[in-house]
RNA sequence: GUGGGCGUAGCUCAAUGGCAGAGCACCUGAUUGUGGUUCAGGCGGUUGAGGGUUCGAGCCCCUUCGUCCACC
Numbered sequence: 001g002u003g004g005g006c007g008u009a010g011c012u013c014a015a016u017g018g019c020a021g022a023g024c025a026c027c028u029g030a031u032u033g034u035g036g037u038u039c040a041g042g043c044g045g046u047u048g049a050g051g052g053u054u055c056g057a058g059c060c061c062c063u064u065c066g067u068c069c070a071c072c
Stems, first nucleotide, its partner, number of pairs: 001071007010024004018055001026042005048064005
C1' cells in the first nucleotide's frame, strides 16, 4: 500500500431497522461478632468520531480514527 474482522456501561459480551440489555464490578440495606457468602434494591451509555438514508439507525450507506488478521 491492498483486502477483511472488531470498536456498545468500569470489565466481558448481547441486542434480525421499532423502549439500548445481561453477567461481573461498584453503592445502599438485610443477614453476620467483623469480613466474606447469600438475599433485596440502586447507580450506571454522546453504541470510537463525523455525515447520509429512513417515520424510526447499535444495525443500512459514505468518510475518518484506533486495533487485529491476511496479502504485498